SAM riboswitch aptamer (S box leader) from Candidatus Uhriibacteriota, 97 nucleotides, folded computationally. NCBI's taxonomy places the organism under Bacteria, Bacteria candidate phyla. The coordinates come from a structure-prediction model, not an experiment, and the mean pLDDT is 84. RNAcentral holds the sequence, with entries from Ribocentre. It matches the Rfam family "SAM riboswitch aptamer (S box leader)". Rfam's curators write: The SAM riboswitch is found upstream of a number of genes which code for proteins involved in methionine or cysteine biosynthesis in Gram-positive bacteria. The model forms 93% of the base pairs in the Rfam consensus.

RNA sequence: CGAGUAUCAAGAGUUCGGUGAGGGAUACGGCCCCGUGACCCGACGGCAACCUACGCUCGCAAGGUGCCAAUUCCGUCCCAAUCGGGAAAGAUAAUUA
Numbered sequence: 001c002g003a004g005u006a007u008c009a010a011g012a013g014u015u016c017g018g019u020g021a022g023g024g025a026u027a028c029g030g031c032c033c034c035g036u037g038a039c040c041c042g043a044c045g046g047c048a049a050c051c052u053a054c055g056c057u058c059g060c061a062a063g064g065u066g067c068c069a070a071u072u073c074c075g076u077c078c079c080a081a082u083c084g085g086g087a088a089a090g091a092u093a094a095u096u097a
């Protein structure tokens, strides 16, 4: 990197340090975040419960991941008619060639 499977309406940082201009996956449109320092990196903290462990179909949260603005921020394609359902794409997990 490919494949199928499961989940994606909930939850969790107004912390500290570094850096310094864009960021919210991609294209377009919208809407947001951002020098009162975003994004990213590190520390600490936290959420969750896919896998492992432990007790045993439900807990626990020790280990492996993951995550901590906004529904996966919203729309785009199809059905339906403004609510909704589905798809595609994406993310994560445990598998697998």
Base pairs, nucleotide, nucleotide: 002096003095005093006092007091008090013044015043016042017041018040022033023032024031027076028075029074030073045068046067047066050064051063052062054059055058072089077086078085079084